A computed fold for a 96-nucleotide RNA from a Burkholderiales bacterium, annotated as TPP riboswitch aptamer (THI element). The sequence was found by an Rfam model in a public genome assembly. Its mean pLDDT, the model's own confidence on a scale to 100, is 75. The source organism's lineage runs through Bacteria, Pseudomonadati, Pseudomonadota, Betaproteobacteria and Burkholderiales.
C1' cells in the first nucleotide's frame, strides 16, 4: 500500500496431580503418565469469561495408576478498566 481485528498498557484470577524407585514412614529428589503448566514457565485465564472451583468420595470407559478420556455442561459459579482526539490560516493537515 494491502488484508484482519485485534493490540497495547495497568491491574486482576488460576492449578499444580498420579505411578515407580532411593526407602520401612515424612519430606526432598530422581525417572515415568497427561497437559500450555504438575511450585513450573508470565504457564494458563479475565464477562465474546470450559482458566478454575463446585456438583463429586458423581456416571460410564480406559490404566499400573490418575480429571486418563468421555458423560454430568445450554448446571452453579468464577477474575476488567483504560486506549481519540488535536492544530490551523476553516477546509484542510495529522493522529487513532
Nucleotide at each position: 500500500g494491502u488484508u484482519c481485528g485485534a493490540a497495547c498498557g495497568c491491574a486482576g484470577g488460576g492449578g499444580u496431580c498420579c505411578g515407580g524407585g532411593c526407602c520401612g514412614c515424612c519430606a526432598g529428589c530422581c525417572c515415568g503418565g497427561u497437559g500450555a503448566g504438575a511450585g513450573a514457565g508470565u504457564c494458563c485465564c479475565u464477562u465474546u469469561g470450559a482458566a478454575c472451583c463446585u456438583g463429586a468420595c458423581c456416571c460410564g470407559g480406559g490404566u499400573c495408576a490418575u480429571g486418563c478420556c468421555g458423560g454430568c455442561g445450554u448446571a452453579g459459579g468464577g477474575a476488567g478498566c483504560g486506549u481519540a482526539g488535536g492544530c490551523c490560516c476553516c477546509g484542510g493537515c495529522c493522529g487513532c